[in-house]
This is a predicted structure of a 139-nucleotide RNA (FMN riboswitch aptamer (RFN element)) from Intrasporangium calvum. Its mean pLDDT, the model's own confidence on a scale to 100, is 79. The organism belongs to Intrasporangium, within Bacteria. The RNAcentral record of the sequence draws on Rfam and Ribocentre. RNAcentral records the identical sequence in 2 taxa. The model forms 100% of the base pairs in the Rfam consensus.

RNA sequence: UACGUGCUCCGGGGUCGGUGUAAUUCCGAACCGGCGGUGAUAGUCCGCGACCCGACCGCUCAUCAGCUUCACGAGCGGCCGGUUGACCUGGUGGAACUCCGGGACCGACGGUGAAAGUCCGGAUGGGAGGCAGCACGAA
Numbered sequence: 001u002a003c004g005u006g007c008u009c010c011g012g013g014g015u016c017g018g019u020g021u022a023a024u025u026c027c028g029a030a031c032c033g034g035c036g037g038u039g040a041u042a043g044u045c046c047g048c049g050a051c052c053c054g055a056c057c058g059c060u061c062a063u064c065a066g067c068u069u070c071a072c073g074a075g076c077g078g079c080c081g082g083u084u085g086a087c088c089u090g091g092u093g094g095a096a097c098u099c100c101g102g103g104a105c106c107g108a109c110g111g112u113g114a115a116a117g118u119c120c121g122g123a124u125g126g127g128a129g130g131c132a133g134c135a136c137g138a139a
Base pairs, nucleotide, nucleotide: 001139003137004136005135006134007133008132009130010129015029016028017027018026030118031117032107033106034048035047036046037045043105044104052082053081054080056078057077058076059075060074061073066072087103088102089101090100091099109121110120111119
């Protein structure tokens, strides 16, 4: 010093005005951008994570009752799979869908006095991961 194992720590941002009985949800204007990768810095490229769905495995609980057209145990954890949004153009350059100029676009689920990327909630959770720390191992 690259590496392996274990533990610890860290690990998501953003609003004003108008209308209205009622909206941070509509309308207008504004604002925000997780992680790894990349010939060069990315919300829109490649891949990953969160939400949701399913199969399998394990544990706990339940097991003749419930429900009913049919169908059908429940919860938690692990693992695998599925689903999962959006960009063009000019310039510089050896190299940029990443930089500079211009114009666009996108944003889980549940809730709500009225439709939500920005409010509230699951979440004091989970998490990709970290050129963050400690210990041990081995070269």